Predicted 3D model of a 132-nucleotide RNA (FMN riboswitch aptamer (RFN element)) from an Actinomycetota bacterium.
Of the family's consensus pairs, 100% are formed in the model.
The prediction has a mean pLDDT of 79.
[in-house]
RNA sequence: CACCCCCUGCAGGGUUGGGUGCAAUUCCCUACCGGCGGUACAGCCCGCGAACCCUCCACAGCACCAUCGUGGUGGGCCGACUCGGUGAAAUUCCGAGGCCGACGGUCACAGUCCGGAUGAGAGCAGGGUUUC
Numbered sequence: 001c002a003c004c005c006c007c008u009g010c011a012g013g014g015u016u017g018g019g020u021g022c023a024a025u026u027c028c029c030u031a032c033c034g035g036c037g038g039u040a041c042a043g044c045c046c047g048c049g050a051a052c053c054c055u056c057c058a059c060a061g062c063a064c065c066a067u068c069g070u071g072g073u074g075g076g077c078c079g080a081c082u083c084g085g086u087g088a089a090a091u092u093c094c095g096a097g098g099c100c101g102a103c104g105g106u107c108a109c110a111g112u113c114c115g116g117a118u119g120a121g122a123g124c125a126g127g128g129u130u131u132c
Base pairs, nucleotide, nucleotide: 005128006127007126008125009124010123017029018028019027031112032111033101034100035048036047037046038045043099044098052076053075054074056072057071058070059069081097082096083095084094085093103115104114105113
């Protein structure tokens, strides 16, 4: 000095204007948004996280069992891009045209409203102990 380990903080954006209708920020037209790491600067290249599903364990509750609830282990699932230009290098930049977006709720179908969530978290930043 670095790894490991420990602590602290931070860590997601977005329905504009109109149409139909009893009713829609959910449908139609239009508009708007883009987590983290890698790589020539990336929503759509590679990888990760969250969500969702299954499994098992623990806890709580109960007279007991099951269900339900809370937390955790392991596993599964996991969307979407082309053309032209520049360049040593770009599905990342520039130009053009496209595409994608968990679950539950709802007078009517949601990437954008409400809810789990004042949560979790990829990871980022800072600090600390010890030893080689």